Predicted 3D model of a 397-nucleotide RNA (Bacterial RNase P class A) from a Bacteroidota bacterium. The sequence was found by an Rfam model in a public genome assembly. Its mean pLDDT, the model's own confidence on a scale to 100, is 76.
RNA sequence: AGGUAAAAACAGCUUGUCGCUUCCCUGCAACAUGGGAAGAGGAAAGUCCGGGCAACAAAGAGCAACAUACUACCUAACGGGUAGGAAACCCAAUGUAAUGUUGGGUUUACAGAAAGUGCCACAGAGAAUAUACCGCCAAGCAGCAAUGUUUGGUAAGGGUGAAAAGGCGGUGUAAGAGACCACCGGCUAUGCAGCAAUGUAUAGUGCAUGGUAAACCUUAUGUGUUGCAAGGCCAAAUAGGUUACGAGGUGUUACAGCAAUGUAGCACAAAGUGCUGCUCGCACUUUCGUAAUGGGUAGGCUGCUAGAUUCCCGCUGUGAAGUUGGAGCCAGAUAAAUGACAAGCAUACUCCGGUAACGGAGCGUAACAGAACCCGGCUUAUCGUUUUUACAAAAUA
Numbered sequence: 001a002g003g004u005a006a007a008a009a010c011a012g013c014u015u016g017u018c019g020c021u022u023c024c025c026u027g028c029a030a031c032a033u034g035g036g037a038a039g040a041g042g043a044a045a046g047u048c049c050g051g052g053c054a055a056c057a058a059a060g061a062g063c064a065a066c067a068u069a070c071u072a073c074c075u076a077a078c079g080g081g082u083a084g085g086a087a088a089c090c091c092a093a094u095g096u097a098a099u100g101u102u103g104g105g106u107u108u109a110c111a112g113a114a115a116g117u118g119c120c121a122c123a124g125a126g127a128a129u130a131u132a133c134c135g136c137c138a139a140g141c142a143g144c145a146a147u148g149u150u151u152g153g154u155a156a157g158g159g160u161g162a163a164a165a166g167g168c169g170g171u172g173u174a175a176g177a178g179a180c181c182a183c184c185g186g187c188u189a190u191g192c193a194g195c196a197a198u199g200u201a202u203a204g205u206g207c208a209u210g211g212u213a214a215a216c217c218u219u220a221u222g223u224g225u226u227g228c229a230a231g232g233c234c235a236a237a238u239a240g241g242u243u244a245c246g247a248g249g250u251g252u253u254a255c256a257g258c259a260a261u262g263u264a265g266c267a268c269a270a271a272g273u274g275c276u277g278c279u280c281g282c283a284c285u286u287u288c289g290u291a292a293u294g295g296g297u298a299g300g301c302u303g304c305u306a307g308a309u310u311c312c313c314g315c316u317g318u319g320a321a322g323u324u325g326g327a328g329c330c331a332g333a334u335a336a337a338u339g340a341c342a343a344g345c346a347u348a349c350u351c352c353g354g355u356a357a358c359g360g361a362g363c364g365u366a367a368c369a370g371a372a373c374c375c376g377g378c379u380u381a382u383c384g385u386u387u388u389u390a391c392a393a394a395a396u397a
Base pairs, nucleotide, nucleotide: 003391004390005389006388007387008386009385010384012345013344014343015342016341017340018339020039021038022037023036024035025034041368045379046378048377049376050375051374052373053227054226055225056224060280061279062278063277065223066222067221068220069219070084071083072082073081074080085110086108087107088106089105090104091103092102093101094100111218112217116216117215118212119211120210133158134157135154136153137152138151139150140149141148142147166184167183169181170180171179185207186205187204188203189202190201191200192199193198231302232301233300234299241293242292243291244290245289246288247287249268250267251266252265253264254263255262256261270286271285272284273283274282275281309328310327311326312325314323315322316321349362350361351360352359353358
């Protein structure tokens, strides 16, 4: 230099003609005519998270279910983001008896395995209350010897495996073994640094029952439900229809009445609806429930875009971000508008000329793609240009 990979920004511009939608001005009885301003993305997609807003509704408790999980901070909040810590792996340098140290990079669904249950295939003697296959040592027997066999000891060496019950160097032993010693590691205690996660130093102690929790589970923290097809208003129309079955009270007060009894109110019960997946509780209704059959309406307005809003300078912060001041308003459709054509320019691409710089011709939104209540994230798809980083590994596919 090229190529590859990752991340970030942008996602065409100008003029003219015609056309569409919203708003404003003019005008009109109302339209029309004329003029002005604006008009689909980085993901508008997925509907995976978190909210705003609305209703239940006037407030709850418990259980279930679900979600998150190193520390601190940012944020309206989040399963998001920023910074730091730890572990594992890779590369380079250096070093030890061994474990290491420094720098760079990648990944992490990163609480708990001594509360309990489950699982660890195959191989292997044996896989967590484990174990002796090969081997090593001692004694007995057989044998000229090599060696074979029986009993006992052993877990250092070798093998199997993803993993074999702390590592390494010694002492010791018949041979060995944390059996013992020093170092490393584990555990406990204390000091120092740090908001913290953690790091580091010293001392003591032979000292741990492997791994696995996007297995069940435990711990901590948290979560009301439904969703613009939510909800509100207006207009219109019919039949709060018909049939069958079932349940239908108690007490008290007032009035009427000779009395039985009737009417009305209140309380309780019963039934139903809702909050809520279940229970309690609460609110509302008063005749109600179950099954079948049948009729009317589905139109208009609103919600609907001034926002946890955009841009700029400064200040604070490692950063995510916050904040004083200033400037702005940038779709609101409803079967769904936001476009078409022409010319030129810019980037890319193809061809020709040229050593190159460059010139000429052609093509020309060339990808993914199209708002529907709004906002912050995540994930997926994707043409081209520019910028940054890396080139070992990792990553990517």